[in-house]
c-di-GMP-I riboswitch aptamer, 88 nucleotides, folded computationally. The prediction has a mean pLDDT of 79. It was read from a public genome assembly, where an Rfam model found it.

RNA sequence: AGUUUUAAAGGGCAUAAUCGUCGAAAGGCGAUGACGCAAAGCUAUAGGGGCUAAGGCGAAAUGAUUGCUAUGCCAGCCAGUUGCAGAC
Numbered sequence: 001a002g003u004u005u006u007a008a009a010g011g012g013c014a015u016a017a018u019c020g021u022c023g024a025a026a027g028g029c030g031a032u033g034a035c036g037c038a039a040a041g042c043u044a045u046a047g048g049g050g051c052u053a054a055g056g057c058g059a060a061a062u063g064a065u066u067g068c069u070a071u072g073c074c075a076g077c078c079a080g081u082u083g084c085a086g087a088c
Base pairs, nucleotide, nucleotide: 002088003087004086005085012037013036017032018031019030020029021028022027035076041081042080043079047078048077049074050073051072055069056068057067058066059065
């Protein structure tokens, strides 16, 4: 330098749930907590995919209700990008 993630060490992250908080929601943040993770680091004004529907536009209309829509989100779905350690 290249390829690669079978084992190991030191360490790192933190699912569900609960509590607090922000939010219309999805979801975010903090604490507790560990399902798991070799990128569970970063990127949501490059792409696919997914979630929500406040507002907007409709249906209905007494009211309840309901369809579509991202400008709101998800990086622990794929992807892009950077990188530790080990092995060869």